[in-house]
Context: one part of a larger RNA
């Protein structure tokens, strides 16, 4: 000077408290540990790993295992020799044999391009080399998590101190804020804070197609306005605080993007890049099959429930945001259904996806392992795809398990939030999505307070 203290003082945060809903018990989904395995590829492991890398593991992916094959190689550049213009090279289309394929051996047809006319592109052989998801994140760049959107971290000059250093940045008030004000051996400045950016709520205006029968409104998408403690009252030296008016909005209006100096030799050599090391008929490359999907056990994150504020049946409303040509697919017909046929329309404010669901009305069930719950299993099917055995999704019939609200413990959330309800998207042939991201519908309770728990800031 820092750090730390079961030292002190002050302050903040869904940190506690006050509330609401969960997790921990059940079944299932997913990830992880462990175990098993020929292999169950690898990485990540308190907070800051565990629906994470992975916005899609049947083949591919794929890095793992088994088997088969290959060696200048799947890919790049260069050198040498030879081959190749009609006795046919590259390339294309086949065929035969072996084979699961890759590949190996053989064979038929078609058949080039450029120019300086000898070469280049090309092939074969050889050599330099390629290749490596092999190793080191404790050799690295880049990117990321975390403390933390916490209010801090520093510099120049001056001053003080022998010096390390201090001061500035302390103190009082204030703020979400090192925000601002006052005071002051300091005066200024930088990175952070705030503002500038985007979305949203209100108004005006311009333009309106595809929106509307038409006009308008709504709406769409551009431009602009509006909020500043500006006004009033009280408190205060001031900064500012409290209340009020007006206003669509009030004191940062709400949300997002934005992450200072640094910390954890934090994470990533498997996204890509990259030093060193290792490998080179293999730790490279290709192919078939298997595995990543195993299962005594443990952990994590979710979904569905245990029911009557409910289940089921019939009827009946109201969204927003997306996506669509290798696509979205209407009407109509067939099928109980998944789906099939059909193909109108639409590069989409036009057409399609599109039924929103919870809601509301009527009926039924009468507290039961049930008309709750749907796991599991049997059978029959549909679709995608070369191919659903290992190992896809969905449909129908049958089956109908555990589960009656969950120990110790523990998590989220302060408002259009929690809770609850459905819709869409990316990845994607299909899908193990209950995940992730977005969208709207319905829509609460509670906060006395800061003693305690945790984390952070300031002074001492």
């Nucleotide at each position: 000077u820092g750090g730390c203290g079961g030292g002190g003082u002050c302050c903040u945060g869904c940190a506690c408290a006050a509330g609401c809903g969960g997790u921990g018990g059940a079944g299932c989904a997913u990830g992880c540990u462990c175990u098993u395995u020929a292999a169950u590829u690898g990485g990540c492991u308190g907070a800051u790993a565990a629906c994470c890398c992975a916005a899609g593991a049947a083949c591919c992916u794929u890095a793992c295992c088994c088997a088969g094959g290959u060696u200048u190689g799947a890919c790049a550049u260069g050198c040498u020799a030879c081959c190749g213009u009609g006795u046919g090279u590259a390339g294309g289309c086949g065929c035969u044999u072996g084979g699961a394929a890759a590949c190996a051996a053989g064979u038929g047809c078609c058949g080039a391009u450029c120019c300086u006319c000898g070469g280049a592109u090309g092939g074969u052989a050889g050599c330099a080399c390629a290749g490596g998801u092999g190793u080191u994140g404790c050799a690295u760049g880049g990117c990321u998590g975390u403390c933390g959107u916490c209010a801090g971290c520093u510099c120049g000059u001056a001053u003080c101190g022998u010096g390390a250093g201090a001061c500035g940045u302390a103190c009082c008030c204030u703020u979400a804020a090192g925000u601002g004000g006052g005071c002051u051996a300091a005066c200024g400045a930088g990175c952070g804070c705030a503002a500038c950016c985007c979305c949203u709520a209100c108004c005006g205006u311009u333009a309106g197609u595809u929106g509307u029968a038409u006009c308008a409104c709504u709406c769409u998408a551009g431009c602009g306005g509006a909020a500043c403690u500006g006004c009033c009252g009280c408190c205060g030296c001031a900064a500012g605080g409290c209340g009020g008016a007006g206003g669509a909005a009030g004191g940062u209006g709400g949300g997002g993007a934005u992450g200072a100096c640094g910390u954890c030799a934090a994470g990533u050599c498997a996204g890509g890049a990259u030093u060193g090391c290792c490998u080179u008929u293999a730790u490279g490359c290709c192919u078939g099959g298997g595995g990543c999907u195993a299962g005594a056990a443990g952990c994590a994150u979710g979904c569905u429930a245990c029911a009557a504020u409910g289940g089921c049946g019939c009827g009946u409303a109201c969204a927003g945001a997306g996506a669509g040509a290798c696509g979205c697919a209407a009407a109509c017909c067939c099928g109980c259904g998944a789906g099939g046929g059909g193909g109108a329309g639409c590069a989409a404010a036009u057409c399609u996806u599109u039924a929103a669901a919870a809601g509301c009305g009527c009926g039924u069930c009468c507290c039961a392992g049930u008309u709750c719950g749907g796991a599991u299993u049997g059978g029959a099917g549909u679709c995608u795809g070369c191919a659903a055995c290992u190992c896809g999704a969905c449909u129908c019939c049958a089956u109908g398990a555990a589960g009656u609200u969950g120990g110790a413990a523990u998590c989220g959330c302060u408002a259009g939030u929690a809770a609850u309800c459905g819709g869409c998207g990316g990845u994607c042939a299909g899908c193990u999505a209950u995940a992730c991201g977005c969208c709207g519908g319905u829509g609460a309770a509670u906060a006395c307070g800061u003693u305690c728990u945790c984390a952070g800031g300031a002074c001492u």
The part of an RNA shown here (small-subunit ribosomal RNA, 3' major domain) has 460 nucleotides and comes from a Pseudomonadota bacterium.